[in-house]
Context: one part of a larger RNA
Molecule: large-subunit ribosomal RNA, half B
Organism: Patescibacteria group bacterium
RNA sequence: CCUUCGUUAAGGAACUCGGCAAAACAGCGGUCGUAAUUUCGAGAUAAGGCCUGCCCCGAGCAAUCGGGGCCGCAGCUAACGACCCCAAGUGACUGUUUAUCAAAAACACAGCUCCCUGCUAACUCGUAAGAGGAUGUAUAGGGGGUGACGCCUGGCCAGUGUCUGAACGUUAAGGGGAGAGGUCAUUCUCGAGCAAUCGGGAGGCAGCCUUGAACUGAAGCGCAGAUGAACGCCGGCCGUAACUAUAACGGUCCUAAGGUAGCGAAAUUCCUUGUCGGGUAAGUUCCGACCUGCACGAAUGGCGUAACAACUUGGGGACUGUCUCAACGAAGGACUCGGCGAAAUUGCAAGGCGAGUAAAGAUGCUCGCUACCCACAGCCGGACGAAAAGACCCCGUGAAGCUUUACUAUAGCUUGAUAUUGUGUUUUGGCAUGCUCUGUUCAGUAUAGGUGGGAGCCUUCGGGCGCCAGUGAGAUACCACCCUUAGUAUGUUAGAAUGCUAACCUAGCCCCGUUAUCCGGGGCGGGGACAGUAUCUGGCGGGUAGUUUGUCUGGGGCGGAUGCCUCCCAAAAGGUAACGGAGGCGUUUACAAAGGUUGGCUAUCCCGGGAUGGAAAUCCGGGAGAUAGUGUAAAGGCAUAAGCCAGCUUUACUGCGAGACUUACUAGUCGAGCAGUCGCGAAAGCGGAACUUAGUGAUCCGACCGUCCAAUAUAGGAUGGCGGAAGCUCAUCGGAUAAAAGUUACUCCGGGGAUAACAGGCUAGUCCUUUCCAAGAGUUCACAUCGACGAAAGGGUUCGGCACCUCGAUGUCGGCUCGUCGCAUCCUGGGGGUGGAGAAGCUCCCAAGGGUUUGGCUGUUCGCCAAUUAAAGCGGCACGCGAGCUGGGUUCAGACCGUCGUAAGACAGGUCGGUCUCCUAUCCGCUGUGGGCGUAGAAAUUUGAGAAGUCACUUCCCUAGUACGAGAGGACCGGGAAGUAUGAACCUCUGGUGUACCAGUUGUCCUACCAGGGCCAUUGCUGGGUAGCCAUGUUCAGUUUGGAUAAGCGCUGAAGGCAUAUAAGCGCGAAGCCGUCUUCAAGAUUAGAUUUCAUAGGAUCGUCAGAGACUAUGACGUUGAUAGGCUCUAUGUGUAAGCACAGUAAUGUGUUGAGCAGAGGAGUACUAAUAAUCCAUUUUAUU
Repeated sequence: CCUUCGUUAAGGAACUCGGCAAAACAGCGGUCGUAAUUUCGAGAUAAGGCCUGCCCCGAGCAAUCGGGGCCGCAGCUAACGACCCCAAGUGACUGUUUAUCAAAAACACAGCUCCCUGCUAACUCGUAAGAGGAUGUAUAGGGGGUGACGCCUGGCCAGUGUCUGAACGUUAAGGGGAGAGGUCAUUCUCGAGCAAUCGGGAGGCAGCCUUGAACUGAAGCGCAGAUGAACGCCGGCCGUAACUAUAACGGUCCUAAGGUAGCGAAAUUCCUUGUCGGGUAAGUUCCGACCUGCACGAAUGGCGUAACAACUUGGGGACUGUCUCAACGAAGGACUCGGCGAAAUUGCAAGGCGAGUAAAGAUGCUCGCUACCCACAGCCGGACGAAAAGACCCCGUGAAGCUUUACUAUAGCUUGAUAUUGUGUUUUGGCAUGCUCUGUUCAGUAUAGGUGGGAGCCUUCGGGCGCCAGUGAGAUACCACCCUUAGUAUGUUAGAAUGCUAACCUAGCCCCGUUAUCCGGGGCGGGGACAGUAUCUGGCGGGUAGUUUGUCUGGGGCGGAUGCCUCCCAAAAGGUAACGGAGGCGUUUACAAAGGUUGGCUAUCCCGGGAUGGAAAUCCGGGAGAUAGUGUAAAGGCAUAAGCCAGCUUUACUGCGAGACUUACUAGUCGAGCAGUCGCGAAAGCGGAACUUAGUGAUCCGACCGUCCAAUAUAGGAUGGCGGAAGCUCAUCGGAUAAAAGUUACUCCGGGGAUAACAGGCUAGUCCUUUCCAAGAGUUCACAUCGACGAAAGGGUUCGGCACCUCGAUGUCGGCUCGUCGCAUCCUGGGGGUGGAGAAGCUCCCAAGGGUUUGGCUGUUCGCCAAUUAAAGCGGCACGCGAGCUGGGUUCAGACCGUCGUAAGACAGGUCGGUCUCCUAUCCGCUGUGGGCGUAGAAAUUUGAGAAGUCACUUCCCUAGUACGAGAGGACCGGGAAGUAUGAACCUCUGGUGUACCAGUUGUCCUACCAGGGCCAUUGCUGGGUAGCCAUGUUCAGUUUGGAUAAGCGCUGAAGGCAUAUAAGCGCGAAGCCGUCUUCAAGAUUAGAUUUCAUAGGAUCGUCAGAGACUAUGACGUUGAUAGGCUCUAUGUGUAAGCACAGUAAUGUGUUGAGCAGAGGAGUACUAAUAAUCCAUUUUAUU
């Protein structure tokens, strides 16, 4: 010193974030008594009193009660065993939770409510069989929300979701198969051939192959409606009342609707410590109100609420070492000895301080200073100490979790088609065939569908129809083939409805296997071509999965930018950066051109003149000279015009291209000339768009046009190649994909001091201080005091800038503890000025010796407030100090509110909660204590180079109620007294402690019992207390002056006949400086001096304490009181035991101020300091 304990004067929360911790109270014993409130149960052991031992007697079965008596400081005598009250927030409650930092206001909960579910239930698990649900059946089961109870729960259905609906639109597979393409027999054609035949070309049946439109085709979506205890949402502006203020009222805009009741600076209020009231001496907290609700609000429930709570907040009582302010004591460590014996760490070490330097904070560099060598006990300021490849921040075309109206898939659910899958009836379409019909201009007897053949046909023999004639565009009989319309029949196909039973199903019943709630078989029943299942298919689909979510950036995010053109920057070639300064582009113009060519012309402004006519139209003259114009920005150009007008035109061509420019590449730019073909011009010639420089997009991909190209045995062809032109705000513009957003505080990995937050560094805009100028204020007067507009320095405490050390870690605010430095001085000291009468002030100069309070609020620094004070200074020291403490704030994980977000989540917004590692320090540093060696032997006494410390202030009295002043008031100088704070020493006093002293006493055990003792229960508890150690106690201290000075004030005195405190010279002058005072000090290696001794001395060892961790120091060692013992005594306790007596007994009285007693004092050798050993000593310091 640490840990765990005991006690504490006076005060009593002043401590602190907070009564944390500790203390204390009453003690599920008795008795009396008990409030508000209340859900009448409670609250309640509320609160608050009193009693409690022992003995005797009485009552009673007893528990116990009554009476009398006895002792103590104290009787629940020890141990065990609630602190209480007032008020608020939250959650109703008992419960549950982050095993190992969060126990809570979070979860749960009974109650309330919504949704789903009719049983092979919904739902969950499973590929399925099957299982749970449930051997349950809507008073049941599943899911969501809210959260007892009381009073309540408003408006909005526009969005999203859910449910319902089915007319219309849209829509898949499938059905359907108009058509198209490839091939191709026969055919046609060309050529060759006498011919057969061969070759080329064209067209092209069937078949095969490849495609494929209409039509048909469900859910979904669109559409319509309902729905809020579904997700959710619930306005703005202007004006108005006879003081003012306010606005019941009015106007206007928007909306799906504009927040109702209740509550409200709240766990929600930024501004904010809102305002008022209460409580306090003082209240950022708390309570009650107000309402300006940044940003309450009604089952994401609103507002109340008794009871409950290791919850959160404020207040009070009691109580205390929490504190003022610390002291003593105990045990265990620490320390010494013996035994045993780790760890992290470690570039090397022979490891100092200051200043400087340096990758910007040096033991190791530079310069100074300091320093003999080595240990031990301690302290933690440094070793950017140790530990953990920083968790914050950024980066990575890193990872993972989570979310969703990111992208893409997908389980699942759902839709239709086909299969399993049969048979009837009815009905509706399509198609085919048969039959029967339908067909109206006028004229024609008349309802002429068309065409061909046709002079006959039919007959009941009467006749009829037709031919002929006539009408007409067309003529009828009869035969035949067709068109059109409608109907019907048959067949076929597609659909709908409905019946059947035989597939299929049956967790309905019965029988059997069988002793079987399985399974199988059979029967009966029920359903039934549905369901179920398979394949294909549309939809829904964060349920699940894989991924994406750019870069630049004076950190990142937010914002902005991202390609191209022009100018400046750009430093006279070219080029040249920045989140430097300015602007543009993503085109335009096509035959009546803004292109080509040929020819011609000259704008613009000013002045003068001239009808309407004006400043400005057109005309004339003159002047200036490129200011005009050039499609579009700017720059560079342009009069020979590139500007303006006209004629004719299309070179806004094809194929090439020497050679250059530019350039990482890809790209980009210029280009004479050649060939072809054109335009204009008489010609020379010009022309391959535009005065020039922007007007843009690689590759892949598919489609289009062209093609003497290839084309899987061959032919042809699908297809591909080659050439051309088109399709990208691929604008993140050299373009990752056809197709992509968020969140992480639950996080992780790899890296970075390449990059932020702290601190340092540089800088000094900001900040602070000073100086200069002096407009003004100050009645007058710039400068007693203040000082605008400006100027110049310094400082390195603010906010910043930069990003230099540190991201293989430099712990961050505030407090506590401990300081130290600066001075720009708050007080105290000395001075100058004053708009200084005195007193009190203001201001400036010197001055850093000392000092610089306690509380209320808040995490606060700060600040405000209360009461003091001489004063309550400002700053630095890693915003000094976490290997010293704390942990209230900030800044992990839990949770709530407001706000934002669809959500995951987020918030320099609020709120409650939340592990501070190392018993051990290696080096430096620091505080102490030793050993060695040196100092020419030793002992004792010293000097003081040097170092450290101290240094304070106030009040009162006298001078003196004097000076001064009208008064009120009221001094300097000087003298005295008392005190505050601080420091040192001490223990006589006052007190504390005092665990080896004395006494009392509870429970229990032991000593056989009684008596007397003893152990244990914190030393059991309680009352006292010697020595020692202590403070709150006592004593003392900062005095006195000397020297040199600061500001300032002077003497003499020149330069400069004066003046001048200065130049030479000489003075005065401060709590400051150097001494005086105290302490250390010769390792002061410069090692000093003096005295004495030198056959000196010292040590080991022993007994010890006035000493002490060890060591050391000191006392003593038989010639001895060193310690113990013994005797006496001081002092403490308080009248021992035994015996006697009194009393029934408890108990009392006497012997007795007794007995006992640790450390104090004195005496006394009874015991132990016995014995022994070691070092050293040689003076001429010279072998």